[in-house]
RNA sequence: GCCGAGGUAGCUCAGCUGGUAGAGCACCCGCCUGAAGAGCGGGGUGUCGUCAGUUCAAGUCUGACCCUCGGCA
Numbered sequence: 001g002c003c004g005a006g007g008u009a010g011c012u013c014a015g016c017u018g019g020u021a022g023a024g025c026a027c028c029c030g031c032c033u034g035a036a037g038a039g040c041g042g043g044g045u046g047u048c049g050u051c052a053g054u055u056c057a058a059g060u061c062u063g064a065c066c067c068u069c070g071g072c073a
Base pairs, nucleotide, nucleotide: 001072002071003070004069005068006067007066010025011024012023013022019056027043028042029041030040031039049065050064051063052062053061
């Protein structure tokens, strides 16, 4: 340099054929306990990598760029 895969919650990852962003774990609050853990109840905490474009509407489609991983040279 070229090709491919990926970037979404604190972490690991879903998200179909474009239509109100989710799960598990973690975390926070409450109950329980002498206290803690476990258990039970409640809470999503997010510019969906960045900037543009298409569209009534973009996590999803298109372009450029940034970053990570793999392959070729």